Overview
The prediction has a mean pLDDT of 85. Large-subunit ribosomal RNA, half B from a Planctomycetota bacterium, 1216 nucleotides, folded computationally. Its Rfam family is "Bacterial large subunit ribosomal RNA". Its family is annotated with ribosome and structural constituent of ribosome in the Gene Ontology.
Context: one part of a larger RNA
RNA sequence: CGGUCGUGAAGGAACUAGGCAAAUUAACCCCGUAACUUAGGGAUAAGGGGGCCCUCCUCCUUCGGGAGAGGGCGCAGAGAAAAGGCUCUGGGAACUGUUUAUCAAAAACACAGGACUGUGCUAACUCGCAAGAGGAUGUAUACAGUCUGACGCUUGCUCGAUGCUGGAAUGUCAAAGGAGCCGGUCAGCCGCAAGGCGAAGCUGGCGACUUAAGCACCAGUCAAUGGCGGCCGUAACUAUGACGGUCCUAAGGUAGCGAAGUUCCUUGUCGGGUAAGUUCCGACGCGCAUGAAUAGCGUAAUCACUGGAGCACUGUCUCCACGACCGACUCGGUGAAAUAGAAGACGCGGUGAAGAUACCGUGUACCCGCAGCAAGACGGAAAGACCCCGUGGACCUUUACUGUAGGCUGGUAUUGGCCACGAGUAUGUUCUGCGUAGGAUAGGUGGGAGCCUUUGAAGUCCCGGUUCUGGCCGGGAUGGAGGCGCCGUUGAAAUACCACCCUGAACGUUCUUGUGACCUAACCUCAAUCCUGAAUCGGGUUGAGGGACCGUGCUAGCUGGGCAGUUUGACUGGGGCGGUCUCCUCCCAAAAAGUAACGGAGGAGUGCAAAGGUUGGCUCAGCACGUUUGGAAACCGUGCGUCGAGUGCAAGAGCAUAAGCCAACUUUACUGCGAGACGUACUUGUCGAGCAGUCACGAAAGUGGGCUCUAGUGAUCCGGCGAUUCCAUGUGGAAGGGUCGUCGCUCAACGGAUAAAAGGUACCCCGGGGAUAACAGGCUGAUCGCGCCCGAGCGUCCAUAGCGGCGGCGCGGUUUGGCACCUCGAUGUCGGCUCAUCACAUCCUGGGACUGUAGGCGGCCCCAAGGGUCGGGCUGUUCGCCCGUUAAAGUGGUACGCGAGCUGGGUUCAGACCGGCGUGAGCCAGGUCGGUCCCUAUCUGCUGUGGGCGUAGCAAUUUUGAGAGGAUUCUUCCCUAGUACGAGAGGAUUAGGAAGGACUGACCUCUGGUGCGCCGGUUGGACCGCCAGGUCCACACGCCGGGUAGCUAAGUCAGGCAGGGAUAAACGCUGAAAGCAUCUAAGCGUGAAGCCCCCCUCGAGAUAAGAAUUGCAUGUCGCAAGACGUGAGACCCCCGGUAGACCACCGGGAUAAUAGGCGGGAUGUGUAAAGGCAGAAAUGCCCUCAGCUAACCCGUACUAAUGGUCGAUUGUUUGG
Repeated sequence: CGGUCGUGAAGGAACUAGGCAAAUUAACCCCGUAACUUAGGGAUAAGGGGGCCCUCCUCCUUCGGGAGAGGGCGCAGAGAAAAGGCUCUGGGAACUGUUUAUCAAAAACACAGGACUGUGCUAACUCGCAAGAGGAUGUAUACAGUCUGACGCUUGCUCGAUGCUGGAAUGUCAAAGGAGCCGGUCAGCCGCAAGGCGAAGCUGGCGACUUAAGCACCAGUCAAUGGCGGCCGUAACUAUGACGGUCCUAAGGUAGCGAAGUUCCUUGUCGGGUAAGUUCCGACGCGCAUGAAUAGCGUAAUCACUGGAGCACUGUCUCCACGACCGACUCGGUGAAAUAGAAGACGCGGUGAAGAUACCGUGUACCCGCAGCAAGACGGAAAGACCCCGUGGACCUUUACUGUAGGCUGGUAUUGGCCACGAGUAUGUUCUGCGUAGGAUAGGUGGGAGCCUUUGAAGUCCCGGUUCUGGCCGGGAUGGAGGCGCCGUUGAAAUACCACCCUGAACGUUCUUGUGACCUAACCUCAAUCCUGAAUCGGGUUGAGGGACCGUGCUAGCUGGGCAGUUUGACUGGGGCGGUCUCCUCCCAAAAAGUAACGGAGGAGUGCAAAGGUUGGCUCAGCACGUUUGGAAACCGUGCGUCGAGUGCAAGAGCAUAAGCCAACUUUACUGCGAGACGUACUUGUCGAGCAGUCACGAAAGUGGGCUCUAGUGAUCCGGCGAUUCCAUGUGGAAGGGUCGUCGCUCAACGGAUAAAAGGUACCCCGGGGAUAACAGGCUGAUCGCGCCCGAGCGUCCAUAGCGGCGGCGCGGUUUGGCACCUCGAUGUCGGCUCAUCACAUCCUGGGACUGUAGGCGGCCCCAAGGGUCGGGCUGUUCGCCCGUUAAAGUGGUACGCGAGCUGGGUUCAGACCGGCGUGAGCCAGGUCGGUCCCUAUCUGCUGUGGGCGUAGCAAUUUUGAGAGGAUUCUUCCCUAGUACGAGAGGAUUAGGAAGGACUGACCUCUGGUGCGCCGGUUGGACCGCCAGGUCCACACGCCGGGUAGCUAAGUCAGGCAGGGAUAAACGCUGAAAGCAUCUAAGCGUGAAGCCCCCCUCGAGAUAAGAAUUGCAUGUCGCAAGACGUGAGACCCCCGGUAGACCACCGGGAUAAUAGGCGGGAUGUGUAAAGGCAGAAAUGCCCUCAGCUAACCCGUACUAAUGGUCGAUUGUUUGG
């Protein structure tokens, strides 16, 4: 010093994030018990009372006892042990339960109850490749999924989006089927040849049409996923806005609640509680950003949940004290660990990779331990978890990409029969066809002059079909002989009749196909029965039901975060957000070229058939003057006019010989090349005379391979088109490829990872980085703080008592920043506590100048760092606000001092809730509840305490004081004096006195605390055989009442004074420079809590080792080294304590009171035991203020202080 316990004066939560911890309470009996309530509860509510021992007496009795009444003792009777503290008021969750084994027990999960959805049994659903199993030996009052979460009152609006459900139409739509069409080859044919045509077959392709689910589309559905507005105006004070207008929407938030676990601003405002209330409760409602089964609002009961308040109680605190035991320490035994480059390992200032034991300077420091403390060793531990980086990982999400299990659906196989209906194709028959004109319903073309008719014409009636409502066609009956055409008219076309066709229709047949019904034999299920004397197995038989469906295989479409693999850029004064990413022009760019930045400014992602080529010609802008409308400016004329105009488009460089403007003719906006250069990492890029060919213009020389120049862009792969004297898988062809030309990329992240790609991680992981952020340091000092200069103005007057515009100059390194220099193989981060230390720009106290100082109180400035600088309420707070004091309640630095010193409330892991954001995973310098703080000290440093050696002989005692440290305080009252001053109110300086606060030191007489080796009381038990009397255990005293010594504070005593010296600001004397003036220059004074003394403590290792006094020694032998002796004194050792971790220190050691014992006393306790007496007994009384009594005081050798060891001179000089 710590741990675990015990006790505590006065106060009683003042502690603290928070009553954490501790204390209180406690079993039983009796009395009594509120709000509220789901009537059960709340409730052990709360709050009171009782209890031990005895029994002469009374009553009852289940005969064990109980009740009453009375008596007795103690501080205390459930006497010890076990053993709820309570109340009021919020939030949350109804409840009992469950959970992160090992930091979260909760408000999270679950839960009965509510609701929705699915599921009819071979159920849905789940597991499984399947068989099969669960569901369930259950059957919709069942099972599965989802949401909500007892109960009560409720649950509004919205179907536009997303999802789900439904929808026989329509659109789209795969495989499959497939009419038809195109191509290749080729017998053959034609052709002198080149070559052309080309049947069947084989083969490549296209493909009408048929065709499911899905999607589209139309509806429904919110206790499905979700969502639930804005602006403007308006009432007779103002304010507000019942009211009105307008825009948008799928609809604009209803009831309720509301600064909330949700409210940023915010400590909202008001009320309550408190002395004081960022918390709390009640209200208000501008709800940043409440709100109705992601449930809303209430609610009794419950809760190791979470706020607020109170009572009781306390060492939580004011403020700590004492004690016990266990560690620590010493001795004996045994005996780890992390760590460790090497170490002979100081302070300060500086420097330095920017915070030095090691560098520079300086100061300090004899050598070595032991016990302690933790400020440093950027201490130890863990290749930082934060941050960034990696073309790292993992897991999660989704309307990222790409797949995929599964599901739905079509085809086909297993897979058969029959019927009906439908669709299509082919074919047959019969019909169908209306503009106008025209007899009237003229399909087209051709033929055609005749055709039909007793095998029944016209007409009439009935029926059916069709229709343009005119009619046409068919059938039947009747009727009984005619009807139609040609011609004519009309018209584009002329009708009878025949043939071939078209449109559409009906019917028949063939083929293909769809739908529906039926059948039974595949297939499936069930039952009975046999193998079987067991079988819900297996197989057989029979029967029943279903049935070509289902199921299954293959295949195709749709769906498909259920699952999987991946992607999700870079630059960046950290990262993210923002911005940017290619090309052109200018500046930066430092007179060659080139040259960076998230430096300063602008453009491009084309245009033009003329805006190209050639030849020829012309001169612009502007200004002046003149001239109808006519102007500043229209067109015209004259003059001046080197470039100010114009140039398709940004800028620069150009351009009048024009590159500008106009005209004519034109296409060189050519093909094949290209010496040589520029530029350049490469790939690209740029200029280019000249040659060949062919052209345009020009008389010609010539010019022309786009445009005044510099932007107008994209590698490779892949693919298309055109051309082609190239290749052609036996040959010939063909397919296909190559070559030349050309086309398809905001591949714009523009040298382009893929044809095809987004997010989350606080559940996280790995590799790295101080190459890069957050803390701290460093540099800087914009910002910040402080000061100075100037003096516009304020101040009645007056710049400067006090202020000071606009400006200027500094200092500091406390703010917010900038930078990214040490540290990412770790420098722990806010606040509090503890302990400080420094600066001074001073809050108080001290000294002063000025004042717009009467006094008093002040203002401002100067000097001054000695000392001091409060207690509470709120909040995590620093800060701040408030209450009450004070002389004052200072400002800053010290890693925003201090976590190997403490705390852990905040922030900042994992759980959870709310609001908001997000489709989601999740996220939020938003809020809220909860949530592991390790280290035995090696070195330095610091506090103590020893050993060694030195200090020129050895000792004992006493000192000097270099140096170091401490202390240094303030207030109130009385008096001077109600004086000076003042109209009054008020009210001093100064001198003297008294008391006090805080702080410090010492002490224990007093007051108390403690006091576990003292005394007493007492419960339960055990033991001493029993009674009596005792001992032990009940805690590390069982509990309780007291208490000696010691230790202690709350108790007692003491301290700061006074004085001297030198000074600060300031005030002076004398006094020049400067005949004056001047506190100064020479000289001399006064002047502060400050400085140096004075006071206290340490202190000669003060290695500069000092001084004084006293004691002992300076003998013998020996050449010497040394030996022996003497000996002041000291030590070991022993008895001890005024001392103490050990050591040391102090006392004593027989010539002795050192300790123990003993005797006496003090003190404490409180009247022992035995005996006697009284009583029925408990018990009382007497002997007896008794007995006992630690550490205290005095005395006394009875016991123990036994026995040993160490311990001092050499040299030189002078004198004797």